[in-house]
Context: one part of a larger RNA
């Protein structure tokens, strides 16, 4: 001086309590372990809808067979043939291997140059190992409130003082104290974004007021009022007023205000820890393969299935299933693209095809609302599974795509032990968009709709900060 303690004192976190909804049971969706296999590439084990924001080919790294050897990529060399590219035939699964045709450019014209092909040898190549050799980027304690340094004083010295102490505060956040003064990375502010109001603008957006017109519609003249877009400003500071408090910081309450004491959310991650993760983004020592551990290509596998676990998704039903009928979103996204609109088909689609590179046009809600059925049952619940029969992407849907349609209708009647997650527009619940993507989403990443409950308290589980003490630990 640390770092432990079923040692102590002080405060924090959905950490426990209160309180809502899940998981653990079922079926299914996916990751994992295992187990199989010729392979089921590989990594990650505080890992497990992770890398993976798209495994039918290709991805692809794994097997299996065919091929192939200066190479699919880069540079340079020396020798020989040919002159482009390309085209055709054979043979093959195809890659490739044979064989046949083709002959352009500059040009001083049998030359170099340029390009193909062969040979050769420097070389290329490796997602092969080594994340315990490494950069880089990460995770993680942890958005916690903490980490040091200068000088000064103390102390043989390791080191200590500041940074500790009374108060506060979300904060080492601020006052007061003090042999300590000051400072620096963090805190906080500075940025984005959302809530209020004004200015300025006025299309593609917007329709008070006028006028036209419609079957209907801002359709059409016109406006700038309003919504609204999107730029600039205003506004929130404990400013003001009571209290309490060391005439302090600060709590408490009020006022006034759209908004209060960090207004809500984001982005921002300090000195270090864990030889934490990645040599399969990428770069990079060293080992190691060099007719292969490279490189092409077909087919296969990563999609296996007695099993175990994670993480979702559907239900198990009347706060509901079904039917007709009516409302309302945000934020997104579009050219080999979005597709209104007609036509057709029970339906996935399918024919035609208007407008749009887009505040223009085109994709678009659902839970809710009304009316009506069902009346408690494995049921008009619930969809697995299966059997037939289409649709759409792609060359190609068997291994192994999604989706319609009719038939078939499993398990499940609310889940043990244990567990997770949330504190407000949150949590349930609902639909919508988007990267990937030809095609494919119950997963991720955003969007809005509708909208709870409950925190007395900090004893106790767990994780963290100061401060103390003990230690045979470092």
């Nucleotide at each position: 001086u640390g770092a432990c303690g079923g040692g102590g004192g002080c405060c924090c976190g959905c950490a426990c309590a209160a309180g809502c909804g899940g998981u653990g049971g079922a079926g299914c969706a996916u990751g994992u372990g295992g187990u199989u296999u010729a392979a089921u590439u590989c990594g990650a084990c505080u890992a497990c809808g992770c890398g993976a924001a798209g495994a039918a080919c290709c991805u692809u790294a794994c097997c299996c067979a065919g091929g192939u050897u200066u190479g699919a990529c880069a540079u340079g060399a020396u020798c020989c043939a040919g002159c482009a590219a390309g085209g055709u035939g054979g043979u093959g699964a195809g890659a490739g291997c044979c064989a046949c045709u083709g002959u352009c450019c500059u040009g001083u014209a049998u030359a170099a140059g340029g390009c193909u092909g062969g040979a050769u040898g420097a070389c290329a190549g490796g997602u092969g190992c080594u994340g315990c050799a490494u950069g880089g980027c990460u995770g993680u304690c942890g958005u916690c409130a903490g980490c040091u340094c200068g000088u000064g004083u103390c102390g043989u010295g390791a080191g200590a003082u500041g940074u500790u102490g009374g108060g506060u505060u979300a904060a080492g956040u601020c006052c007061c104290g003090c042999a300590a003064c000051g400072a620096g990375c963090g805190c906080a502010a500075c940025c984005c974004u959302u809530g209020c109001c004004c200015g300025u603008a006025g299309u593609u957006g917007c329709c008070a007021a006028c006028a036209c017109g419609u079957g209907a519609g801002g359709g059409u003249g016109g406006g700038g009022a309003c919504u609204c877009u999107a730029c600039g400003g205003g506004g929130a500071c404990u400013g003001c007023c009571g209290g309490u408090g060391u005439g302090a910081a600060a709590c408490c309450g009020g006022a006034g205000g759209a908004a209060g004491g960090u207004g809500g959310g984001g982005a921002u991650g300090a000195c270090g820890u864990c030889a934490a993760g990645u040599c399969c983004u990428c770069a990079u020592g060293g080992c190691c393969c060099u007719u292969a551990c490279g490189c092409c290509u077909g087919g296969g596998g990563c999609u296996a299935c007695a099993c175990a676990c994670g993480u979702g998704c559907u239900a198990c039903a009347a706060u509901g299933g079904g039917g007709c009928g009516g409302a309302c979103a945000g934020a997104g996204g579009g050219g080999g693209g979005c597709g209104a609109c007609g036509g057709u088909g029970c339906g996935a689609g399918c024919c035609g095809g208007a407008g749009c590179g887009a505040a223009u046009c085109c994709c678009g809600a659902a839970a809710c609302c009304g009316c009506u059925u069902c009346u408690c049952a494995g049921c008009u619940c619930a969809g697995a599974u299966u059997g037939g029969a289409g649709u759409c992407u792609g060359c190609a849907a068997c291994u192994c795509g999604a989706c319609u349609c009719c038939a078939u209708g499993a398990a499940g009647g609310u889940g043990g032990a244990a567990u997770c997650g949330c504190u407000a527009g949150u949590a349930a619940u609902c639909g919508c968009g988007g990267a990937u993507c030809a095609g494919c989403a119950c997963g991720c990443c955003g969007c809005g709709g509708u909208g709870a409950a409950u925190a007395c308290g900090u004893u106790c589980c767990c994780g963290g900060g100061c401060c103390u003490u003990g230690u045979a630990c470092a």